Context: one part of a larger RNA
């Protein structure tokens, strides 16, 4: 010089845009941060409002709304996304570059084919008991797309037979044949040409979301190699599931992943093993580069979710705001026993030089259910706080010598702050009032008309046209006007390195200092003035890289 997630010290007009617990993976009060779906089932309130009847005038009681709502249950899907952190990790965790003849895949998207027929149950409900609560437990009722049988199927799977190709000689493929295996669930609109009943339905017909098998794809994911980057030899030997193999288990799947046997191997000075520090990448700082430094904000990937281990559920977890056990802390208790986990967004103690609001909205963007209207969403998208940076802008402009007045300095002549004020003509950005006022909104709904489906002019879909609705930011940008210089500059330095000088004050003292040095009576180096210089809403100092 440049560069920061920066901190002090002193100053501080406004605007845009980024940023903002680096310290104690300390411990948390409260609120929110994941839930939807009555177009899967079953059922289903009450305030209240009217109406009737009884009344001892206090009310009591029945029926109709409320309302098939609410609030709870089954069911399904999500909850493995999303957001946090960086403790741990020297590792195939990361980065790249392959491999899987070792693999999976819910949701989407394409084909194809089917969706038959049975059965028993159980939540919520009632009822009874224990409990202080948290909460369990016995009877009884009942549904489903819940849950289980039984059939059918192949282009599936699994055994197997011939035939061909490949081949890493293990086996893999393609084609033909046998056997055995082997699912499923409805839900919700329209119409009435056919058929019944009988004018509005059933059957049937059709849209519409779903169900099962099966194939291929999309995009995720798992698993396996080779190569890439730290420090230490004051660490020199490590290794017994160790390293092959074989059988077997175990996974979706290879694989000492595990397990029995069997062989005695495997690593290592090109640094093993052990300490140590560390989340890796794009990137980011510097710097001509070559490199050194770093891994905040944003991506991508890993890891963890009070500590320590562990299944289950699923398509996917060994799961932050599910589970179990164990621990340490906390908090409730009737002392018998339960509850809980902000490294989610606020906050709040404590740490610390140091780091923000317990905001406002789902209106856009994404996410998750939902046919769908919608509902969720501290994810976002706004706003608050802060000079933390980074950017842009203003503090005014022209004129103005009697060079006023005070300051300071003098050689006492003057010289200097200084056109600098004052005073005169002007402007109108910011900031102040007043008014006017957006983009960001498109979907959605309704309507119409068109073209598909269709027996159809319902219905459903698609396009197209009309109309209606949605804005937290925000009366926010931004325009216009109005008033008048009015409300807006400090910081550091001034011996040389370095641009910038005198005068007082001190007297090797108080002090200054980044190096070299100043200070011991005339100090351009301390302390205050006056002048100047350098930056500038900052300026310096510290720290910390290069």
């Nucleotide at each position: 010089g440049a560069a920061c997630g920066a901190a002090c010290g002193c100053u501080g007009g406004c605007g845009g845009c980024g940023u903002g617990c680096c310290u104690a993976a300390c411990a948390c009060a409260u609120g929110c941060a994941a839930g939807u779906c009555g177009a899967a089932c079953g059922a289903g309130a009450a305030a209240c409002u009217c109406c009737g009847c009884c009344u001892u005038c206090g009310g009591g009681u029945g029926g109709a709304g409320g309302a098939g709502u609410a609030a709870a249950g089954u069911g399904g899907c999500g909850c493995a996304c999303g957001g946090g952190u960086g403790a741990g990790u020297a590792a195939c965790a990361c980065g790249u570059g392959g491999g899987u003849a070792a693999c999976c895949u819910g949701c989407c998207c394409u084909u194809g084919a089917a969706u038959c027929u049975g059965g028993g149950a159980u939540a919520a409900c009632c009822u009874c008991g224990c409990g202080a609560a948290a909460g369990c437990g016995g009877g009884g009722c009942u549904a489903a797309u819940a849950c289980c049988g039984g059939a059918u199927a192949a282009u599936g799977u699994c055994c197997u037979u011939g035939a061909g190709a490949c081949u890493c000689c293990g086996g893999u493929c393609u084609c033909a044949g046998g056997g055995a295996u082997g699912a499923a669930a409805g839900g919700u609109g329209a119409c009435c040409u056919c058929u019944c009943c009988a004018u509005g339905g059933a059957a049937g017909u059709u849209g519409c979301c779903g169900u099962u098998c099966a194939a291929g794809g999309a995009g995720g994911g798992g698993c396996c190699c080779g190569c890439g980057g730290c420090c230490u030899a004051u660490u020199a030997g490590c290794u017994u599931g160790u390293u092959g193999g074989u059988g077997g288990g175990g996974u979706a799947a290879u694989g000492g992943c595990c397990u029995a046997c069997c062989a005695a191997g495997g690593c290592u000075a090109u640094g093993a093993u052990g300490g140590g520090u560390a989340g890796c990448u794009g990137g980011u700082c510097u710097g001509a580069g070559a490199g050194g430094a770093u891994g905040a904000u944003c991506a991508g990937c890993c890891a963890c979710a009070c500590u320590g281990g562990c299944a289950c559920u699923g398509a996917a977890a060994c799961a932050c705001g599910g589970g179990c056990c164990a621990g340490a802390c906390u908090c409730c208790u009737a002392c018998g026993g339960g509850a809980g986990g902000c490294a989610g967004c606020a906050g709040u103690g404590a740490g610390g030089a140091a780091u923000a609001u317990u905001g406002c909205g789902c209106a856009a963007u994404g996410g998750g259910g939902g046919a769908a209207a919608c509902c969720c969403u501290g994810a976002c998208g706004c706003a608050g706080c802060a000079a933390c940076g980074c950017c842009g802008u203003g503090u005014g402009a022209g004129c103005g010598a009697a060079g006023a007045a005070g300051g300071c300095c003098u050689u006492c002549g003057g010289g200097u702050c200084g056109u600098a004020a004052a005073g005169c003509u002007c402007u109108g950005u910011c900031a102040g009032g007043u008014g006017g006022g957006a983009a960001a909104a498109a979907a959605g709904u309704c309507c119409u008309a068109u073209g598909g489906u269709u027996a159809a002019u319902a219905g459903c879909c698609a396009u197209a046209g009309g109309a209606u609705c949605u804005g937290a930011u925000g009366g926010u940008a931004c325009c216009a006007c109005c008033a008048g210089a009015g409300g807006a500059a400090g910081c550091a330095c001034c011996g040389g390195c370095u641009a910038a000088c005198u005068c007082c004050g001190u007297g090797c003292c108080a002090g200054c200092a980044g190096c070299c040095g100043c200070g011991g009576u005339a100090a351009u180096a301390c302390g205050g003035a006056g002048g100047g210089u350098g930056c500038a809403a900052g300026c310096g100092u510290u720290g910390u890289u290069c």
This is a predicted structure of a 546-nucleotide part of an RNA (small-subunit ribosomal RNA, 5' domain) from a marine sediment metagenome. The coordinates come from a structure-prediction model, not an experiment, and the mean pLDDT is 85.